[in-house]
């Protein structure tokens, strides 16, 4: 330089164009004599950026940034 994969909650990953979710973890409570362990409840996201298409984008298309891997 040319391909290719990722990129989503603090972290590790789900998410067929139709309400953005799990688990860890944080925090409140309940339990307990305390601590762990359990139980319940909550908060926490501009879906890596900008643009298109579409009634309707996290998903399609185009750029474009950041890591990885390949090939020159």
């Nucleotide at each position: 330089g040319c391909g290719g994969g990722u990129g989503u909650a603090a972290u590790u990953c789900a998410g067929c164009g139709g309400u953005a979710g799990a688990a860890u973890g944080u925090c409140a409570g309940c339990u307990u004599c305390c601590c762990a362990a359990g139980c319940u409840g909550a908060a926490a996201g501009u879906c890596g950026a900008g643009a298109g298409u579409u009634c309707g984008a996290a998903u399609c298309u185009c750029u474009u940034c950041g890591c990885c891997c390949g090939c020159u």